């Protein structure tokens, strides 16, 4: 070096169908009060709305998706995957900032899943992400113990372990 596995039945990941949630909330739109602002994601520029009535309050009509969840079914896989950090395209009126999406870069964390705090994202007591604590699986080294099987303790990471060639 090549090749093929395994941890879990809550491994990880996409897509596609279906339920609720979002939400009687945005958009759009009538009436009243009120009377000069107010708005593009934050500053400037520039715009846009507005006494044919602006912010603001309050009655009503009217009606939604998204992304994120449960259930099912399919595929691809075990760096499965995630998350930073650098850089490219594009979107957000133009320039700084910030931010959302999709690539690159084995460049840097993390075996995995849950349960709690915290912090962040979010409509959200859901869920996701980081980070810490716990225990619990699994793997390999090192010691002990057991006729064995199999237990115990310490420890280390997946660029690892295992079998073959």
């Nucleotide at each position: 070096g090549a090749u093929a596995g395994a941890g879990g039945u809550c491994g990880c990941g996409u897509a596609c169908u279906u339920c609720a949630u979002g939400a009687g909330u945005c958009a759009u739109u009538u009436c009243c009060c009120g009377g000069a602002u107010g708005u593009g994601g934050c500053a400037g520029g520039c715009g846009c709305a507005g006494g044919a009535g602006a912010a603001g309050g309050g009655a009503g009509a009217g009606a939604a998706a998204a992304g994120g969840g449960g259930a099912g079914c399919a595929c691809g896989c075990c760096g499965a995957a995630a998350g930073g950090a650098u850089u490219u395209a594009u979107c957000u009126u133009c320039u700084g900032c910030a931010g959302a999406u999709a690539g690159a870069u084995a460049c840097c964390u993390u075996g995995g899943g849950c349960a709690u705090g915290a912090g962040g994202u979010g409509a959200a007591g859901a869920a996701c992400c980081u980070u810490a604590u716990g225990a619990c699986u699994g793997u390999c080294a090192u010691c002990u113990u057991u006729u064995a099987u199999g237990a115990g303790a310490u420890g280390g990471g997946g660029a690892g372990c295992u079998a073959u060639c």
A computed fold for a 165-nucleotide RNA from uncultured Roseburia sp., annotated as Lysine riboswitch aptamer. Rfam family: Lysine riboswitch aptamer. About the family: Riboswitches are metabolite binding domains within certain messenger RNAs that serve as precision sensors for their corresponding targets. The coordinates come from a structure-prediction model, not an experiment, and the mean pLDDT is 83.